Source information:
Transfer RNA from a Peptococcaceae bacterium, 73 nucleotides, folded computationally. The sequence was found in a public genome assembly.

RNA sequence: GCCGGUGUAGCUCAGUCGGUAGAGCGUCUGAUUCGUAAUCAGCAGGUCGCGGGUUCGAUUCCCGCCAUUGGCU
Numbered sequence: 001g002c003c004g005g006u007g008u009a010g011c012u013c014a015g016u017c018g019g020u021a022g023a024g025c026g027u028c029u030g031a032u033u034c035g036u037a038a039u040c041a042g043c044a045g046g047u048c049g050c051g052g053g054u055u056c057g058a059u060u061c062c063c064g065c066c067a068u069u070g071g072c073u
Stems, first nucleotide, its partner, number of pairs: 001072007010025004019056001028042004049065005
């Protein structure tokens, strides 16, 4: 330099033939216990990498860029 993958909650990832964004683990609160752990219940936490375009409406489609990763040279 060329071709591709990935980017969504603190972490690991679902979700997309366009229609109000989810799980597990973790944090926090409560219950239980003499106390801790474990267990149970509940709450909170997201500009869906950034910028633009299309659309009534974009995490999803299109373009550019950034980060990361694989292959080729």
It matches the Rfam family "tRNA". Rfam classes the family as a transfer RNA.